The RNA shown here (transfer RNA) has 76 nucleotides and comes from a Thermotogota bacterium. The sequence was found in a public genome assembly. Its Rfam family is "tRNA". Rfam's curators write: Transfer RNA (tRNA) molecules are approximately 80 nucleotides in length. By type it is a transfer RNA. Its mean pLDDT, the model's own confidence on a scale to 100, is 81.
């Protein structure tokens, strides 16, 4: 130093460019329970990694950067 690939609730992961960005664990509040677990209920919780651009309309499509993984080069 180059080339692919990823970045989304507090953890894993979803969303065909189209109407409000969902889910499972987690955590909270309640229900059952003598208590605890285990079940049901219901509740908060997101600048979609930054920035910029195209678009009527961007999480998603395009540049640039930040950070992390994989492969290839150089150097000694």
């Nucleotide at each position: 130093g180059c080339g692919c690939c990823c970045a989304u609730g507090g953890c894993u992961c979803a969303a065909u460019g189209g109407a409000u960005a969902g889910a499972g664990c987690a955590a909270c509040g309640g229900a059952u329970u003598u208590c605890u677990a285990a079940u049901c209920c219901g509740u908060a919780g997101g600048u979609u990694g930054c920035a910029g651009g195209u678009u009527c309309a961007a999480g998603u499509c395009c540049u640039g950067c930040u950070g992390g993984g994989c492969g290839c080069g150089c150097c000694a």